[in-house]
RNA sequence: CCGCUCUGGAGAGUGGUGCAGCCGCACCCGCCGAAGGAGAAAGCCCCCCUUGACUUCAUUCGUCGAGGCGGUGGCGAAGCUCUCAGGUCGAAGACAGAGGGGGA
Numbered sequence: 001c002c003g004c005u006c007u008g009g010a011g012a013g014u015g016g017u018g019c020a021g022c023c024g025c026a027c028c029c030g031c032c033g034a035a036g037g038a039g040a041a042a043g044c045c046c047c048c049c050u051u052g053a054c055u056u057c058a059u060u061c062g063u064c065g066a067g068g069c070g071g072u073g074g075c076g077a078a079g080c081u082c083u084c085a086g087g088u089c090g091a092a093g094a095c096a097g098a099g100g101g102g103g104a
Stems, first nucleotide, its partner, number of pairs: 001102002004099005013029001015028005030088003036084001037082003043075003046071002048068007
């Protein structure tokens, strides 16, 4: 780091209609964020502008540094945001604890 087992684990509908007739399915309306997924802040990089130093015959080329409310640029986290997916009984469930296993 990956996965397995056990335990804990929030939020949101006692919704409407139809079919079926034990826990089910479909559609509609509302709602939730902690499976999964998506977004990007500081900062860094690149480019542009200005500028200092070194080098140089040279304010060349080049190197290093500094500044910029410059740029449809790149990287960039979450428990933040979105609500695609999922959920709104159960199952699941981020994460946490315990115990094994495998790998680096």
Molecule: Glycine riboswitch aptamer
Organism: Microbacterium immunditiarum